[in-house]
This is a predicted structure of a 117-nucleotide RNA (FMN riboswitch aptamer (RFN element)). Model confidence (mean pLDDT): 83 of 100. The sequence was found by an Rfam model in a public genome assembly.
RNA sequence: CAAUUGUUUCAAGGGGUGGUGAAAUUCCACACCGGCGGUGAUAGUCCGCAAACUCAAAAGAGCCGAAUCGGUGAAAUUCCGAUACCGACGGUAAAGUCCGGAUGAAAGAAACAGGCU
Repeated sequence: CAAUUGUUUCAAGGGGUGGUGAAAUUCCACACCGGCGGUGAUAGUCCGCAAACUCAAAAGAGCCGAAUCGGUGAAAUUCCGAUACCGACGGUAAAGUCCGGAUGAAAGAAACAGGCU
């Protein structure tokens, strides 16, 4: 110093205005938001992962949304321009944005300690 091990901490944002209605932050019009790792260049929509959901005593398994065109460039489905699209479960006037499981869990990130050789 590296593999590797342990502990601790951190680890998700967003409903504003108007309309209809007995009732809607749920419908309608416009509005707003984007976890983690990777990728020749920065990604909600490319590749993979987590959460959620289903099955299982457990280990674990299953399931898991959505983008095109143009431009620049050596290189971008990631940047710039334009126009689109997507978003678990339970509750409730039908919810990505409210309330709840959740003061939870976790992909992973950081710090500290140890560390054959």